[in-house]
Context: one part of a larger RNA
Molecule: large-subunit ribosomal RNA, domain IV
Organism: uncultured Candidatus Poseidoniales archaeon
C1' cells in the first nucleotide's frame, strides 16, 4: 500500500440494498400524562411532556439513619456529565400463551401444551415386557388406565354408510382337519355322504372411522343477471364461513388507499385452475430472537468518500 478493530465527518437522511443487514439513535430516576382494542387481567415503561450538579439557610416526618421539600445563591456547551443504561408507533399473516427441537448450517409457522371429541377397558381389564415362569402400567380401578384425531377461550362444526375399515347380527348358502356313516379293497390307499368352528355371502349400524361433497339446457316489458323451470345422472351433489389467499394457472386479476412513479402492502368485489367445517372453519385481546408492508426519530447504509487512532503488515 493493504487488512482488522476503532473515533470523527461539511450538506442530504436509506437516494443503499433482496432486505435500514451494520451502525446510529433511545436509556437510569422523580413527577406528569397515557390511544385503539380488550377474553376486563391487560394493553402500559403506551404515545408524549418536565426536571435532574453544586453551595447555603429554612421546614415537615422520624430515636436516629434517613427521607420528601421551601427559599436564595453558583458554575459548564452538557449535572442518570464517565461507566452503566427500552427506539417507537400503525397494518396484515401464522402459531392462543410459558414452554421443546435438528450438539457441530434450519429455533420455526415444526413440537407440545391445558382444553375437545372418539376408540378399547368391570380388573386374573385393557394395553405392553418375556419362549415360559413372571413383570410394568399400579399395589391404580372407568373423576382409573391405555390408544387415535384436533389443539386455549368465544362463535360453530353441514350433507353422504355406495367403496375401504369397525362393530353387531343371520331362517339360508360357503366354509379344513377331526368324528361318525356308506361304497371299493383278503388289510388299505382311495370314492363318497352326514356334521359343520372362525371367516365370507347376505341383512343392518357407524363419518371428532378412511374418505366423499356434479352436468346440460331455458326463463323478468332496455340490456344484462337468472329468484324461477325442466333433464341426466349420484352414496350424497360443498352448507355456514373464507376467498387473486403460506391455498389462484390466467395473473401484475378489477376497484379504491398508500407513492413522483409500487410484480409490494393493505381494504374491497371474487365465476374458488384446485377454499370449507376436529385432515378442524372463522374470528380473535394477550404473548413472538417467527413472516410481509408503511411512518416518525435516527444515522457514513449511501451520493462519496476524507481525517485520525491502534495492531499485524508493506517498504
Nucleotide at each position: 500500500a493493504g487488512u482488522a478493530c476503532c473515533g470523527c465527518g461539511a450538506a442530504g437522511g436509506a437516494a443503499c440494498u433482496c432486505g435500514g443487514c451494520a451502525a446510529a439513535a433511545u436509556c437510569g430516576c422523580u413527577c406528569u400524562g397515557u390511544a385503539a382494542c380488550u377474553u376486563c387481567g391487560g394493553g402500559a415503561g403506551a404515545a408524549g411532556g418536565a426536571g435532574u450538579g453544586c453551595c447555603a439557610g429554612c421546614u415537615u416526618a422520624g430515636a436516629g439513619a434517613u427521607a420528601a421539600g421551601c427559599u436564595g445563591g453558583u458554575c459548564g456547551c452538557a449535572g442518570u456529565g464517565a461507566c452503566c443504561a427500552g427506539a417507537g408507533g400503525a397494518c396484515u399473516c401464522c402459531g392462543a400463551c410459558u414452554g421443546u427441537u435438528u450438539a457441530a448450517u434450519a429455533a420455526a409457522a415444526a413440537c407440545a401444551u391445558a382444553g375437545g371429541c372418539g376408540a378399547c377397558u368391570g380388573c386374573u381389564a385393557g394395553a405392553u415386557c418375556g419362549a415360559a415362569a413372571g413383570g410394568u402400567u399400579g399395589u391404580g380401578u372407568a373423576u382409573a388406565g391405555u390408544c387415535g384425531c384436533u389443539g386455549a377461550a368465544u362463535c360453530c362444526u353441514g350433507c353422504u354408510c355406495a367403496g375401504u375399515g369397525c362393530u353387531g347380527g343371520u331362517a339360508u348358502c360357503u366354509g379344513a382337519a377331526a368324528u361318525c356313516g356308506g361304497g371299493u379293497u383278503a388289510c388299505a390307499a382311495c370314492c363318497u355322504g352326514a356334521c359343520g368352528a372362525a371367516g365370507g355371502a347376505c341383512c343392518a349400524g357407524u363419518a371428532a372411522a378412511c374418505a366423499g361433497c356434479g352436468g346440460g339446457g331455458g326463463u323478468a316489458a332496455c340490456u344484462a343477471u337468472g329468484a324461477c323451470c325442466c333433464u341426466c345422472u349420484u352414496a350424497a351433489g360443498g352448507u355456514a364461513g373464507c376467498g387473486u389467499a403460506a391455498u389462484a394457472c390466467c395473473u401484475u386479476g378489477u376497484c379504491g388507499c398508500u407513492u413522483a412513479a409500487u410484480u409490494g402492502g393493505c381494504g374491497a368485489c371474487u365465476u374458488g385452475c384446485a377454499u370449507g367445517a376436529a385432515u378442524g372453519g372463522c374470528a380473535c385481546a394477550a404473548c413472538g430472537a417467527g413472516a410481509g408492508u408503511c411512518c416518525u426519530a435516527c444515522u457514513g447504509u449511501c451520493u462519496c468518500c476524507g481525517c485520525g487512532g491502534u495492531a499485524c503488515g508493506u517498504c